Predicted 3D model of a 337-nucleotide part of an RNA (large-subunit ribosomal RNA, domain IV) from Oryza meyeriana. Model confidence (mean pLDDT): 86 of 100.
Context: one part of a larger RNA
RNA sequence: CCGUGGUAAAGGAACUCGGCAAAUUAGCCCCGUAACUUCGGGAGAAGGGGGGCCCCCCUCGCAAAAGCAGGCCGCAGUGAACAGGCCCAAGCGACUGUUUAACAAAAACACAGCACUCUGCGAAAUCGUAAGAUGACGUAUAGGGUGUGACACGUGCCCGGUGCCGGAAGGUUAACAGGAGAUGUCAGCCAGGUUUCCUGGUGAAGCGUUGAAUCGAAGCCCCAGUAAACGGCGGCCGUAACAAUAACGGUCCUAAGGUAGCGAAAUUCCUUGUCGGGUAAGUUCCGACCUGCACGAAUGGCGUAACGAUGGCCACACUGUCUCCUCCAGAGACUCA
Numbered sequence: 001c002c003g004u005g006g007u008a009a010a011g012g013a014a015c016u017c018g019g020c021a022a023a024u025u026a027g028c029c030c031c032g033u034a035a036c037u038u039c040g041g042g043a044g045a046a047g048g049g050g051g052g053c054c055c056c057c058c059u060c061g062c063a064a065a066a067g068c069a070g071g072c073c074g075c076a077g078u079g080a081a082c083a084g085g086c087c088c089a090a091g092c093g094a095c096u097g098u099u100u101a102a103c104a105a106a107a108a109c110a111c112a113g114c115a116c117u118c119u120g121c122g123a124a125a126u127c128g129u130a131a132g133a134u135g136a137c138g139u140a141u142a143g144g145g146u147g148u149g150a151c152a153c154g155u156g157c158c159c160g161g162u163g164c165c166g167g168a169a170g171g172u173u174a175a176c177a178g179g180a181g182a183u184g185u186c187a188g189c190c191a192g193g194u195u196u197c198c199u200g201g202u203g204a205a206g207c208g209u210u211g212a213a214u215c216g217a218a219g220c221c222c223c224a225g226u227a228a229a230c231g232g233c234g235g236c237c238g239u240a241a242c243a244a245u246a247a248c249g250g251u252c253c254u255a256a257g258g259u260a261g262c263g264a265a266a267u268u269c270c271u272u273g274u275c276g277g278g279u280a281a282g283u284u285c286c287g288a289c290c291u292g293c294a295c296g297a298a299u300g301g302c303g304u305a306a307c308g309a310u311g312g313c314c315a316c317a318c319u320g321u322c323u324c325c326u327c328c329a330g331a332g333a334c335u336c337a
Base pairs, nucleotide, nucleotide: 001332004329005328006327010323011322014321019318028050029049030048031047036041038150052072053071054070057067073077085316091310092308093307097109098108113148114147115146116145117144118143119142125134126133127132151303153301156233157232158231161230162229163226164225166223167222170221171220172219177214181210182209183208184207185206188202189201190200191199192198193197234252235251236250237249238248261295262292273289274288275287276286277285
C1' cells in the first nucleotide's frame, strides 16, 4: 500500500449526485401514544420507566408464574451472542403479488372492481387439411375478446373522417348465362391468263378465333345509428367614468370547438417564471398564481386511509461520510533469508 475487523479528542453531514457506507435503535414487561381514517387501522406511532442477587409476605393440599416490602454487589444486571432508528410534508402505484435466470424489481406487468362487445350451445373463440380436441362433462349470475384498474366524487361536447352494427329504393359491380356481330379456313361461282394449271374477286355449310346488348350476389356508393369504438375537442377584432382587464358585442371557420377537475406538473420551451414557506445562503422541495410552448376526463380526470428493498425534499437521533486523520488485530502484497 491493499483487503477484513475494531477504536477515537473536539465538532456532527461541514462528505457526497445522494447520509452511499457506518453508527444509532433493538428481545421482554409496565406507563403512554397525534393528525388522519375506508373505523380495520395509523401503532411497536412518538415518548418514558423497569430488569441481577438475597429474602419477609401474598401463599392456599402441592408446585410454578407474577407481584409487594426490605436488603446486597458491580462501571455496567435482555452484564456475552442473536433481536426495529425515528418524525414531517409531498410524487407515483390502491393493496399482497409478478418481471428483464447472468447490468433494470420499478411509476412497468398482474390484480379484485368497472365498462363495452361477441356467444342460444354441434355456442362464440382457439388448435388441426380433416377426423377430432380445448371451450366444458360448462349454458348468458356462463364462456371468449378489448379497455380501464381498490375505494370516494364525477366521467362533458363532436358520428364530418375511419371502424363497427342496421337498411335496402337507386347507382356501380364478378364468374356464369347470353350470342347481335366480326374474323380464319374453304366447296362452289365469276373474271382474267402463258389453260392436265395459275392469279384475282366473291363466298354457303362445317370446324375454329373473337365477341356487343341483355341477365347477374355480396361489396362499394348511398341512408341512418354508434365514442368506457379509432379518434377530435378554433381564429381575428372591439368594448366598462384613471389605467388594466373584459361579464358583453361583431366576424370567419368547424363534425364539434376542452365542460368538471387539475395546472411551471413524471407534462412548462422561454424558466433558476412570480409570490409565499423552509436555509445565514435553496436551479431541488412544499404552498400558491395561471401567461396550460404542448393537462383534461376508463388512450381515463381529480382526491384518497393503508401499503412500498419505489423516485424527490426536510428535521431529530446517531455517527471516521467529512474537518483530518490516529491507533490496534490478524490476512495479502512487498523486502530479506